[in-house]
RNA sequence: UCGGCGCAACAGGUAGUUGCCUGUAGUUUGACUACAGGAGGAAAGUCCGAGCUGCAUGCGGGAGAGGAUCCCACCUAACGGGUGGCCGGAGUAAUCCGAGGGCAAGUGCAACAGAGAGUAGACCGCCUGCUAAAAGGGGUCAGACCCGCAACGACAACGCUAAAGCAUUGUCAUUGAGGUCAGACCCCUUGGCAGGUAAGGGUGAAAGGGUGGUGUAAGAGACCACCGGUGCCUGUGGCAACACGGGCAGCCGGGUAAACCCGAUCCGCAGCAAGAAGCGCAUGGUAAAACUCCCGCAACCGCAUGGCGGUCAAAGCGCUUUGCUUGAGUCUAUUGGUGACAAUAGACCUAGAUAAAUAACUACCCAACGACAGAACUCGGCUUAUCGUUGCGCCUUCUGC
Numbered sequence: 001u002c003g004g005c006g007c008a009a010c011a012g013g014u015a016g017u018u019g020c021c022u023g024u025a026g027u028u029u030g031a032c033u034a035c036a037g038g039a040g041g042a043a044a045g046u047c048c049g050a051g052c053u054g055c056a057u058g059c060g061g062g063a064g065a066g067g068a069u070c071c072c073a074c075c076u077a078a079c080g081g082g083u084g085g086c087c088g089g090a091g092u093a094a095u096c097c098g099a100g101g102g103c104a105a106g107u108g109c110a111a112c113a114g115a116g117a118g119u120a121g122a123c124c125g126c127c128u129g130c131u132a133a134a135a136g137g138g139g140u141c142a143g144a145c146c147c148g149c150a151a152c153g154a155c156a157a158c159g160c161u162a163a164a165g166c167a168u169u170g171u172c173a174u175u176g177a178g179g180u181c182a183g184a185c186c187c188c189u190u191g192g193c194a195g196g197u198a199a200g201g202g203u204g205a206a207a208g209g210g211u212g213g214u215g216u217a218a219g220a221g222a223c224c225a226c227c228g229g230u231g232c233c234u235g236u237g238g239c240a241a242c243a244c245g246g247g248c249a250g251c252c253g254g255g256u257a258a259a260c261c262c263g264a265u266c267c268g269c270a271g272c273a274a275g276a277a278g279c280g281c282a283u284g285g286u287a288a289a290a291c292u293c294c295c296g297c298a299a300c301c302g303c304a305u306g307g308c309g310g311u312c313a314a315a316g317c318g319c320u321u322u323g324c325u326u327g328a329g330u331c332u333a334u335u336g337g338u339g340a341c342a343a344u345a346g347a348c349c350u351a352g353a354u355a356a357a358u359a360a361c362u363a364c365c366c367a368a369c370g371a372c373a374g375a376a377c378u379c380g381g382c383u384u385a386u387c388g389u390u391g392c393g394c395c396u397u398c399u400g401c
Stems, first nucleotide, its partner, number of pairs: 003395008012365007020038007040372001044383002047381005052271004057298008066267005071085005086100001087098004101262002106260002108256002123201002125197007134190008143181004149176003153172005159166002209227006228252002230249008275322007299311005329348008
C1' cells in the first nucleotide's frame, strides 16, 4: 500500500419567522403569555420472554396430549437471549458457524451400480475332491516293434602287404540314440459338479477396523505385535463440559434423528380493543378462552343422612375519565469480575396523541438528510429492510528502513 476480519458511533445541530401537541407557572378564567419538551435503529414483523390486568372455586400430587429447549459454567425479571469456555467444522490468519443428548432400544430411508447396503454377501477369483476314466499339452517310468542308424567286439569272404595290420562286404552278440505303437503315474490348461473361503480383484459416495506376521489345502482376529474404536477400572489438571495419560478385555454392529422414535428439563388462558370507574340508553341475557383424566385436602351448595352429586350465571350499546408513561429507566464515577454484568455514590426526567400533534421556510455549520422508513401500555431480545460517513483494534500479501 492492496485486500480482509471484528467492534463502536452518527441519522442532525445553531439562529430567526410562522404553525401544532403535552406539562409547569402566571393571569383580566376568554384564552393569552413565558419556560421546558416533542417520532426509530429498526418505531417494522407480532416471532420469543416478561412487567402489568382480569380470570380458571382454592391448594397439592400424578398420568396423558400438545409445544419448546438440548455440551459446561455464569449473567439476567425472564427467555429459545447474552458472556466466557469445551468439542466439532470452515478459513493461511484475524475470525466465523453449530437445530452440540441418544443409532450397541426399536422402526424407517439411501436412485443407479453391485453377489451383497447391515443378525448382508459370493460376481471374478483362490483351495480340495470327483468327473463320460472327457479334450489338449508337457515330464518321468517301463514295454513291443524297426529286418533301419551309430559305436565296440568276434567270425567268415575278398583285396592289398615281407609281416603286424588296413579297406570293403556279410553274419552274430552287446550298448546307445532315434522313430512308430500302446500304457502307468505326475503336472499344467479348458469344461462340468460338490465342498471350503472372504485374504486378492471388481461395483459403488460408502462394503463389517487398519498395518505387519504366524498359521492354513487355500484363507480368515483363528492366533500374535502395534495402531484405532468400544466397554470397565484408574491418575493428573479443570467448578464443569473436557484434555492429557495408565491398565485390563479380540468386545469389533457403517451412515442418517431440523427421519419416526427414546431420554432429560420447562410450559394454565387471554390480552391495554386487558381492566377499573361514572353517566345514559335499552331491555333482560346465555356464557370468548382458560388441554384431558385421576387422587387427596379445604370451602360452599343440594338431598335420598351416608355418602353421592355439583361448583357458569349478569350480558349488550354509546359517551367521558382512567389505565397512559418514573421505568427490571438514562448518564457519570469508583469497586469487583476475563466478560456479559453487579454493587455503591451522584446527577438527570427525555412524546403520550385519540382519527390521530411532533411541521414548514430562510441562513450558516457539517462527512451526512439522501436509503429503509412514522410512536398508540411498557421493557429485554430475535428476525427482516437499509443511503452514507467516521473512529478504534486485529490478520495477511507486497514494498521500504
Notes
Bacterial RNase P class A from a Campylobacteraceae bacterium, 401 nucleotides, folded computationally. Rfam family: Bacterial RNase P class A. Its family is annotated with dimeric ribonuclease P complex, tRNA processing and ribonuclease P activity in the Gene Ontology. The family's RNA type in Rfam is ribozyme. The sequence was found by an Rfam model in a public genome assembly. Its mean pLDDT, the model's own confidence on a scale to 100, is 76.